[in-house]
RNA sequence: GGUCGGGUCCGAUGGGCGGACGGCUCGUGAACCUGGUCAGGGCCUGACGGCAGCAGCCAUAAGCGUCGUCGCCCGUGCCAUUGGCUACCUGGCCGUC
Numbered sequence: 001g002g003u004c005g006g007g008u009c010c011g012a013u014g015g016g017c018g019g020a021c022g023g024c025u026c027g028u029g030a031a032c033c034u035g036g037u038c039a040g041g042g043c044c045u046g047a048c049g050g051c052a053g054c055a056g057c058c059a060u061a062a063g064c065g066u067c068g069u070c071g072c073c074c075g076u077g078c079c080a081u082u083g084g085c086u087a088c089c090u091g092g093c094c095g096u097c
Base pairs, nucleotide, nucleotide: 001094002093003092004091005090006089007088008087009084010083011082012081013080014079015078016076017075018074019073021071022070023069024068026065027064028063034059035058036057037056042051043050044049
């Protein structure tokens, strides 16, 4: 000096990891202006019965929360595959001084 390879570096794809947002699941959740059931009490009725309905209980709305799960977006000196000029590092072989 040539050549082949490995690496640093850059890109792409896929994955992992972290985060934001949203859906699902679950939970909580309304003195009254949600529903059901309506003790007590109230009203109507000659009576039989009926009516509305507070509390409580049950179920939920908005909201709040949610281990988890799915989606989407952002990020990544992580992993794999692959590609890449030339810049650098390095190993083998060959040639030359």

This is a predicted structure of a 97-nucleotide RNA (Bacterial small signal recognition particle RNA) from Singulisphaera sp. GP187. Model confidence (mean pLDDT): 84 of 100.